[in-house]
């Protein structure tokens, strides 16, 4: 430098404004939010004489991926053996964009219009309330670190 590996730290926003009821933050209006990784014609900064270069940044609806649910598998615990619990790993379900512009080229730029959004719980149906959760977690950051 590069790589098995370990430690540490960090990792999620958002409706009581109205209307109707006996009752809604959950219905209807009208508001409001958008993990991670990628990719990317954004944007900014430096850097060349220059086609450019390099860094930092750019998508809820493209690529993937996490939570949540489900279900094997192996360990481990309890238990009257088919059972429960628990860890780990695997595998599966899982939502959503169209259109006009620019331009060589736009699913990502700019203009309009739209759509999405786990469970479980609620006086009444919830992306925003309460819960599991002071948790998991995709990753991100720093440090260690053999061999070669």
């Nucleotide at each position: 430098u590069u790589u098995a590996u370990c430690c540490u730290u960090c990792g999620g926003g958002g409706c009581u404004g109205g209307g109707u009821g006996g009752a809604a933050a959950u219905c209807c209006c009208g508001a409001c939010c958008g993990g991670c990784g990628g990719u990317g014609a954004u944007g900014a900064a430096g850097c060349g004489a220059a086609u450019g270069c390099u860094u930092c940044u750019u998508a809820g609806u493209c690529c993937g991926u996490g939570a949540c649910c489900c279900g094997g598998u192996u360990g481990c615990u309890g238990a009257u053996a088919u059972c429960a619990g628990u860890a780990a790993g695997c595998g599966g379900u899982g939502g959503a964009c169209c259109u006009g512009g620019u331009g060589a080229a736009a699913a990502u730029c700019c203009g309009g219009g739209a759509c999405c959004g786990a469970c479980a719980g609620u006086g009444a149906a919830a992306g925003u309330c309460u819960g599991g959760a002071u948790g998991g977690g995709a990753g991100a950051a720093g440090g260690a670190a053999a061999c070669g």
The RNA shown here (FMN riboswitch aptamer (RFN element)) has 148 nucleotides and comes from Halalkalibacterium halodurans C-125. Its mean pLDDT, the model's own confidence on a scale to 100, is 76. RNAcentral records the identical sequence in 2 taxa.